[in-house]
Context: one part of a larger RNA
RNA sequence: GGCGCAUGGCGGAUGCCUUGGCACUAGAAGCUGAUGAAGGACGUGACGAACAACGAUAUGCUUCGGGGAGCUGUAUGUACGCUUUGAUCCGGAGAUUUCCGAAUGGGGGAACCCAGCAGUGGUAAUUCACUGUUAUCCUAACAUGAAUACAUAGUGUUAGAGAGAGCAACCCGGUGAACUGAAACAUCUAAGUAGCCGGAGGAAGAGAAAGAAAAAUCGAUUUCCUUAGUAGUGGCGAGCGAAAGGGGAACAGCCCAAACCAGCUUGACUGGGGUUGUAGGACUCCUGUAUGAGAGUAAGAAAAUGAUUGUAUAGUAGAACACAUUGGAAAGUGUGGCCAUAGUAGGUGAUAGCCCUGUAUACGAAAUACUUUCAUCUCUCUGGAGUAUCCUGAGUACGGCGGGGCACGUGAAACCUUGUCGGAAUCCACGGGGACCAUCCCGUAAGGCUAAAUACUCUCUAGUGACCGAUAGUGAACAAGUACCGUGAGGGAAAGGUGAAAAGAACCCCGGGAGGGGAGUGAAAUAGAAUACUGAAACCAUGUGCUU
Numbered sequence: 001g002g003c004g005c006a007u008g009g010c011g012g013a014u015g016c017c018u019u020g021g022c023a024c025u026a027g028a029a030g031c032u033g034a035u036g037a038a039g040g041a042c043g044u045g046a047c048g049a050a051c052a053a054c055g056a057u058a059u060g061c062u063u064c065g066g067g068g069a070g071c072u073g074u075a076u077g078u079a080c081g082c083u084u085u086g087a088u089c090c091g092g093a094g095a096u097u098u099c100c101g102a103a104u105g106g107g108g109g110a111a112c113c114c115a116g117c118a119g120u121g122g123u124a125a126u127u128c129a130c131u132g133u134u135a136u137c138c139u140a141a142c143a144u145g146a147a148u149a150c151a152u153a154g155u156g157u158u159a160g161a162g163a164g165a166g167c168a169a170c171c172c173g174g175u176g177a178a179c180u181g182a183a184a185c186a187u188c189u190a191a192g193u194a195g196c197c198g199g200a201g202g203a204a205g206a207g208a209a210a211g212a213a214a215a216a217u218c219g220a221u222u223u224c225c226u227u228a229g230u231a232g233u234g235g236c237g238a239g240c241g242a243a244a245g246g247g248g249a250a251c252a253g254c255c256c257a258a259a260c261c262a263g264c265u266u267g268a269c270u271g272g273g274g275u276u277g278u279a280g281g282a283c284u285c286c287u288g289u290a291u292g293a294g295a296g297u298a299a300g301a302a303a304a305u306g307a308u309u310g311u312a313u314a315g316u317a318g319a320a321c322a323c324a325u326u327g328g329a330a331a332g333u334g335u336g337g338c339c340a341u342a343g344u345a346g347g348u349g350a351u352a353g354c355c356c357u358g359u360a361u362a363c364g365a366a367a368u369a370c371u372u373u374c375a376u377c378u379c380u381c382u383g384g385a386g387u388a389u390c391c392u393g394a395g396u397a398c399g400g401c402g403g404g405g406c407a408c409g410u411g412a413a414a415c416c417u418u419g420u421c422g423g424a425a426u427c428c429a430c431g432g433g434g435a436c437c438a439u440c441c442c443g444u445a446a447g448g449c450u451a452a453a454u455a456c457u458c459u460c461u462a463g464u465g466a467c468c469g470a471u472a473g474u475g476a477a478c479a480a481g482u483a484c485c486g487u488g489a490g491g492g493a494a495a496g497g498u499g500a501a502a503a504g505a506a507c508c509c510c511g512g513g514a515g516g517g518g519a520g521u522g523a524a525a526u527a528g529a530a531u532a533c534u535g536a537a538a539c540c541a542u543g544u545g546c547u548u
Base pairs, nucleotide, nucleotide: 001547002546003545004544005543006542007541008540009539015533016497017496020468021467022465023464024463025462026461027460028459029457030456031166032165039100040099041098042055043054044053046078047077050074051073052059061094062093063092064091065090066089070082071081105114106113107112115134116133117132118131119130120129121128136163137162138160139159140158141157142156143155144154170201171199172198173197174196175195181188185235211218212217222249223248224247225246226245232240233239253449254448255447256393260272261271262270263269264267277427279392280391281390282389283386284385285384286383292381293380294379295378296377304376305375306374307373310370311369312368313367315363316362317361321336322335323334324333325332337354338353339343345357346356347355398422399421400420401419402418403417404416405415408434429444430443431442432441433440484491485490507518508517509516510515
């Protein structure tokens, strides 16, 4: 020096664990905000920082319930204190709630600066302190009032829980890419996607046929399965891609405008009337009603009151085991019992139905919210005949040109929509049935409202997992969107485990200390706190065997 073995060091793999995540199920909830939100800044404790809680009434105040012995957050220390005259804690309702922030008196480089007006306090007086108020837009009323006589525009005052801003996804509308695919690329595709903007709700949108169809059919909308990768469309390439019909979920229908009548304040008026396709209504005539029928504050169609049911937001009761044995410790093992509408689960010094918390089951609310039912109450509702006249949504329907949407790329291209130019009819009417015409059939546009079935989950409660187990699972199990980086937009970590219990090592020795050796605790200290469960390998030592 090499190869082994042993013992250590270093290191932190592996095993075990789980406070945290991930995915889902069921139920609930689905908005907050000028009565100042969301989100922050700065403060508040006897004691430095951080988190959490709170706001100058600041680790809290009041009250109503629950609860019943300790409390003074994380946090384990000391101190001052509180508490059966019921604290701490849990729940309901209130009070307080600095400054910034839509931020709104003006300004501003957010958490700062500077004001006006009124009132109160204070000063010899000024400065000053406190409270309230002062943004803009919209709506309403009133006043004032140009060019310009009346007027109008404008201006001002007052009033309004009006608007403004936030918010994960879902929804509607406006605007709207490119990479990509077509094995290149231009029509096409990606895709009306992403992005941006506006708006709303707990859902949104759609919705009671100018429908679908082709049988003497159906009967608002939405959604699922199917029809069907079909019919089609397509540089007929890549691709795109229905509908009727059938079967389910859920079901609900209504109101205006007009004709006509009445009123006055004479108009974009109010009230009555009336609302449809088998055409209906007005109008004329006849008949007639109610001690009736129906509905229920979601629309239609409108305000409430009381009682009552259940639920949510704290909680309460809640069965049944001992001995021996191993061990540091019993829940293990052995023996013999018991409960069970409870053998889900978690904890307790190892694996507990019977030790603890619980579980099954049965109960419970002063207060607030939602809800069931009933009553009061409120609202709605009649039939026939006639057909002379009137009404039934106009720059609309429809057409030309140019686009867009429809599965449909201009095509034979209907239908829906509209930038532009034209421009009807009025029930003997008008639209549609995929060019167009006829016949036939279906419907009644140019006004409006409408629950449920459907979509989603920032959030709460309960639960589940052939999901993860600290390089995994959220980026984050820890003071994590933190530390740190960047002018900024933005990027973005690492980091869990003593022990059953601190019993966290009194005392002695060496040392300035750090540290160590004894002693002691403990089952264990090679479990000793600066890395502490387990403690692999690489790597480094010490000792030793063999060998050169």
Notes
Model confidence (mean pLDDT): 82 of 100. A computed fold for a 548-nucleotide part of an RNA from an uncultured Bacilli bacterium, annotated as large-subunit ribosomal RNA, domain I. The sequence was found in a public genome assembly.